[in-house]
RNA sequence: GUCUUAUCAAGAGAAGCGGAGGGAACUGUGCCCGUAGAUGCUUCAGCAACCUCUAGUACAACUAGAAAGGUGCUACUUCCAGCAAGGCAAUGACCUUGGCAGAUAAGAA
Numbered sequence: 001g002u003c004u005u006a007u008c009a010a011g012a013g014a015a016g017c018g019g020a021g022g023g024a025a026c027u028g029u030g031c032c033c034g035u036a037g038a039u040g041c042u043u044c045a046g047c048a049a050c051c052u053c054u055a056g057u058a059c060a061a062c063u064a065g066a067a068a069g070g071u072g073c074u075a076c077u078u079c080c081a082g083c084a085a086g087g088c089a090a091u092g093a094c095c096u097u098g099g100c101a102g103a104u105a106a107g108a109a
Base pairs, nucleotide, nucleotide: 002108003107004106005105006104007103008102013044014043015042016041017040021033022032023031026082027081028080030079045074046073047072050070051069052066053065054064055063056062078101083098084097085096086095087094088092
C1' cells in the first nucleotide's frame, strides 16, 4: 500500500521552538483559523475507551467498572458542499437518506 469489520453531531490545551500560510487531495464569488503568530514540531497535561485489564462467567457474545500498557485524539459535524434517490409555499451548491473519498482502531492475505 490492498481487503474486511466497527466508529466518525460527544469529549479534551498549556508552555517552548518556529515564522506564513492553514482547515487530507481535487473543485467552490462557500464558511472559518492566521504576524494580537495560525498549520507544524517538542515537552508536559488532558480526553476517549478500539486493543487491553477486572467482575458477572467456563468459551463466544453482552453488561458494568478501570486506565498501568499499545494506538488515537485535544478549532469549526470528517468545517460545509460536490455524486444518486426522494421531498417542496420556498427550486436552493436547500432539506433527508444513501454513496464516494478520507480518518482512527482491530484483524486478514
This is a predicted structure of a 109-nucleotide RNA (SAM riboswitch aptamer (S box leader)) from Solibacillus merdavium.
The organism belongs to Solibacillus, within Bacteria.
It was read from a public genome assembly, where an Rfam model found it.
Rfam family: SAM riboswitch aptamer (S box leader). Its Rfam clan is "SAM clan".